FMN riboswitch aptamer (RFN element) from Epibacterium ulvae, 150 nucleotides, folded computationally.

[in-house]
RNA sequence: GCCUGUUCUCAGGGCGGGGUGAAAUUCCCCACCGGCGGUAUGCGGGCAUGUCCCGUUCAGCCCGCGAGCGGCUUGGCCUUUGGUCAAGUGUCAGCAGAUCUGGUGAGAUGCCAGAGCCGACGGUUAAAGUCCGGAUGGAAGAGAACGUGC
Numbered sequence: 001g002c003c004u005g006u007u008c009u010c011a012g013g014g015c016g017g018g019g020u021g022a023a024a025u026u027c028c029c030c031a032c033c034g035g036c037g038g039u040a041u042g043c044g045g046g047c048a049u050g051u052c053c054c055g056u057u058c059a060g061c062c063c064g065c066g067a068g069c070g071g072c073u074u075g076g077c078c079u080u081u082g083g084u085c086a087a088g089u090g091u092c093a094g095c096a097g098a099u100c101u102g103g104u105g106a107g108a109u110g111c112c113a114g115a116g117c118c119g120a121c122g123g124u125u126a127a128a129g130u131c132c133g134g135a136u137g138g139a140a141g142a143g144a145a146c147g148u149g150c
Stems, first nucleotide, its partner, number of pairs: 001150002004147007016030004031130002033119002035065004042056005047050001060117002068095002070092001071089008099115005121133003
């Protein structure tokens, strides 16, 4: 340095003002927020000077992932074409999402400028990305300690 094991730690932000109303942080106007990994035309370094290599850093809407709902599998129970509860499953991506225009440049959906768009489920005197709840949960992943092998 590479491979790999165990344990531990960490791992999400946001309704402020006004309007209507019996009632809205849910509607309307103006606001506010943006998980994780990857990806460079920036920055630093290298020599073999290449559209090269190494390091580092920038994306809600480029690629992929995560929680939730749903699906499927197994089991229990029941009033059995089904319902319900529990456990498992992401090689089930169905819900599941959303970006363009101009500028610079060899090269940009990542930079600069402008204008747009998106956001699980259940609850609620009234429809929720922002309130309450499952959740003192889970998790993409990040890091640390101690080991194995080469």
The prediction has a mean pLDDT of 77. Rfam family: FMN riboswitch aptamer (RFN element). Rfam describes the family as follows. The RFN element is a highly conserved domain that is found frequently in the 5'-untranslated regions of prokaryotic mRNAs that encode for flavin mononucleotide (FMN) biosynthesis and transport proteins. This element is a metabolite-dependent riboswitch that directly binds FMN in the absence of proteins. In Bacillus subtilis, the riboswitch most likely controls gene expression by causing premature transcription termination within the 5' untranslated region of the ribDEAHT operon and precluding access to the ribosome-binding site of ypaA mRNA.The FMN riboswitch structure, reported in present an FMN-bound six-stem junction, adopts a butterfly-like scaffold, stapled together by opposingly directed but nearly identically folded peripheral domains.